[in-house]
A computed fold for a 62-nucleotide RNA from a Candidatus Rifleibacteriota bacterium, annotated as Fluoride riboswitch aptamer (crcB RNA motif). Model confidence (mean pLDDT): 78 of 100. The organism belongs to Candidatus Rifleibacteriota, within Bacteria. It matches the Rfam family "Fluoride riboswitch aptamer (crcB RNA motif)". Gene Ontology terms of the family: positive regulation of gene expression and response to fluoride. The model forms 100% of the base pairs in the Rfam consensus.
């Protein structure tokens, strides 16, 4: 340079980061907590699930 072939080697699981495993979307999706008296109000939890780090919280001891 020509020519043929292919399209995410992805992306989500109610706030961070790593790895397994699981589950759900195909970009027009999966996904985007609950409770209420609907108020400037209340409640759980950094995980879909299991160590593990870091933020946070409560208790005890130095």
């Nucleotide at each position: 340079u020509g020519g043929c072939a292919a399209g995410a080697g992805g992306g989500g699981g109610a706030u961070g980061g790593a790895g397994u495993c699981c589950c759900c979307c195909g970009a027009u999706a999966a996904u985007c907590g609950c409770u209420u008296c609907c108020a400037u109000a209340g409640c759980u939890g950094a995980u879909g699930a299991c160590u593990c780090c870091u933020a946070c919280c409560g208790g005890u001891c130095g």